[in-house]
RNA sequence: CGAGUUGGCCGGGCGGCCGCGGGGAGAAGUCCUCGAGGAAAGUCCGGACUCCACAGGGCAGGGUGGUUGCUAACGGCAACCCGGGGCGACCCGCGGGACAGUGCCACAGAAAACAGACCGCCCCGGUCCAGGCGUGCUGGUGCCUCCGGUACCGGCGGGCGUGGCACGGGGUAAGGGUGAAACGGUGGUGUAAGAGACCACCAGCAUCCCGGGUGACCGGGAUGGCUCGGUAAACCCCACCCGGAGCAAGGUCAAGAGGACGCCCGUGAAGGGUGUCUGUGCAGGCGUUCGAGGGCGGCCCGCCCGAUGCCUGCGGGUAGACCGCUCGAACCUGCCGGCGACGGCAGGUCUAGAUGGAUGGCCGCCACCCCGGUGCGAUGAGCGCCGGGGUACAGGAUCCGGCUUAUACGCCAACUCGUCCG
Numbered sequence: 001c002g003a004g005u006u007g008g009c010c011g012g013g014c015g016g017c018c019g020c021g022g023g024g025a026g027a028a029g030u031c032c033u034c035g036a037g038g039a040a041a042g043u044c045c046g047g048a049c050u051c052c053a054c055a056g057g058g059c060a061g062g063g064u065g066g067u068u069g070c071u072a073a074c075g076g077c078a079a080c081c082c083g084g085g086g087c088g089a090c091c092c093g094c095g096g097g098a099c100a101g102u103g104c105c106a107c108a109g110a111a112a113a114c115a116g117a118c119c120g121c122c123c124c125g126g127u128c129c130a131g132g133c134g135u136g137c138u139g140g141u142g143c144c145u146c147c148g149g150u151a152c153c154g155g156c157g158g159g160c161g162u163g164g165c166a167c168g169g170g171g172u173a174a175g176g177g178u179g180a181a182a183c184g185g186u187g188g189u190g191u192a193a194g195a196g197a198c199c200a201c202c203a204g205c206a207u208c209c210c211g212g213g214u215g216a217c218c219g220g221g222a223u224g225g226c227u228c229g230g231u232a233a234a235c236c237c238c239a240c241c242c243g244g245a246g247c248a249a250g251g252u253c254a255a256g257a258g259g260a261c262g263c264c265c266g267u268g269a270a271g272g273g274u275g276u277c278u279g280u281g282c283a284g285g286c287g288u289u290c291g292a293g294g295g296c297g298g299c300c301c302g303c304c305c306g307a308u309g310c311c312u313g314c315g316g317g318u319a320g321a322c323c324g325c326u327c328g329a330a331c332c333u334g335c336c337g338g339c340g341a342c343g344g345c346a347g348g349u350c351u352a353g354a355u356g357g358a359u360g361g362c363c364g365c366c367a368c369c370c371c372g373g374u375g376c377g378a379u380g381a382g383c384g385c386c387g388g389g390g391u392a393c394a395g396g397a398u399c400c401g402g403c404u405u406a407u408a409c410g411c412c413a414a415c416u417c418g419u420c421c422g
Stems, first nucleotide, its partner, number of pairs: 001418009012366007020035006037393001041404002044402005049246004056301004061242005066080005081095001082093004096237002101235002103231003118176002120172006126165001128164003132160002135157010184202006203227001205224008250323004258278008280315007293305003330349008367391010
């Protein structure tokens, strides 16, 4: 310098004017002070807190899944193990069990799990075909010593052996071909051809032993049968975890419809006003130790509450305030322990609490980036001036720890590989 890997940071600054929400001061005008995020988001996981039994038992259901740790807890995080990828830094893995059982494995292929055989290879048999070698009968021709013999050519029958075959029976799984995956690999012995049939080495599995490690696991040795497909984000099995609902949780106060009683106005009656107490009126049904109904969201059990009660229908009233609420597994700095996640100690800080839901708008200057013009410079790199444009993703709603997703312009650190120079 080039190409990469990993981790982290920033999330515009200053000033002026107008405005919004909380808190404080003041008699008031007014003044002071605080006011979104790294994700406040998705609401996916875990907890705190509140109520319901003191949070109970079983079944069902749901979740998690290498090991050891961290943590309030977790499906989070750290370190390590195993498998896979990369020359490497490093990255990826929903990583228990497929000899408990069941199911599934598209297409292709002969065959997809249980041994089966398409082509091929081999053996035996058979008809036919081709040609070969003997041989028996016979025809023709030539020669001779001519009833005969012999040589050559041909026909018919039978024999032997060879090759072929859209044939039959059997052996085989070496080879071919299909597939994501085909019943160990290489070499040899062996055989009709072959095959873990046998042998050597290698890979894998199971059992046992030795050594190391807290452990996942790693290293080594012996024996065995020779070899056993995949799939559990399919049912299922194993181990561990999970009670339910949620700040509209939950609590306090006020108001109100209506009722009872008293007083006042009006009084024949009706009606109206007001004070106190209560907390709605009417109808129907069920029920009070022979238990309605409820806590209890699926079932069973068990426990508890329970009579001024509960359910249904019709009508009427309320739609407010306060607490919960923000000091908390909090944040910052330093030291110590730990490889690390993290923990401990000391000092310091107070940092939104809205509820038809505040945190905004405008202007100027600066910063950064892009574009255009122009000057210097060498036409390059770069620097300067002028003008224009842009600066993301997105916003609390009880709080906290995580995960995931979105994010403009930029910045930093460590490490790896390659090239060159010293």